Annotation
Transfer RNA from a Candidatus Helarchaeota archaeon, 73 nucleotides, folded computationally. The RNAcentral record of the sequence draws on ENA. It matches the Rfam family "tRNA". The family's RNA type in Rfam is transfer RNA. The organism belongs to Candidatus Helarchaeota, within Archaea.

């Protein structure tokens, strides 16, 4: 330098025919319990890595750039 893959909640990830963001653990809180813990029910919490374009619409598709892993020279 040149190829490939990842970036989505506090973590670790789903989400691929373009059509309202989701789960697992965490954390808040209520029930249970003598009290905890376990367990069950709510809830909170996102610029989807930036920018930019095509689209009625874009986490998803094009272009660019940042990063992290990887292979090649």
């Nucleotide at each position: 330098g040149c190829c490939g893959g990842g970036c989505u909640a506090g973590c670790u990830c789903a989400g691929u025919u373009g059509g309202a963001a989701g789960a697992g653990c965490g954390u808040u809180g209520c029930a249970c319990u003598g009290g905890u813990a376990a367990u069950g029910c709510a809830a909170a919490g996102g610029u989807c890595c930036c920018g930019g374009g095509a689209u009625c619409g874009a986490a998803a598709c094009c272009c660019g750039g940042g990063u992290c892993c990887g292979g090649c020279u």